[in-house]
RNA sequence: GGGUGCGUGGUUCAACGGUAGAAUAUUCGGCUCCAGCCCGAAAGACGGGGGUUCAAUUCCCUCCGCGCCCA
Numbered sequence: 001g002g003g004u005g006c007g008u009g010g011u012u013c014a015a016c017g018g019u020a021g022a023a024u025a026u027u028c029g030g031c032u033c034c035a036g037c038c039c040g041a042a043a044g045a046c047g048g049g050g051g052u053u054c055a056a057u058u059c060c061c062u063c064c065g066c067g068c069c070c071a
Stems, first nucleotide, its partner, number of pairs: 001070007010024004018054001026042005047063005
């Protein structure tokens, strides 16, 4: 330089155009003599910009970051 894939709570992953979920972690409550386990609850996210659309995490373009292949 060319090609290709990925980017979503702190972490690991879902969501094939119509209310962004789960596990784990964190905090609070229950349980316990205390802690842990267990039970319940809460907070927390779509990499940036633009486009298409009534509606975009999803489709298109571009930029940024990361991985893989080729040279």
Overview: Model confidence (mean pLDDT): 85 of 100. The RNA shown here (transfer RNA) has 71 nucleotides and comes from a Candidatus Pacearchaeota archaeon. Rfam family: tRNA. By type it is a transfer RNA. The source organism's lineage runs through Archaea, Nanobdellati and Candidatus Pacearchaeota.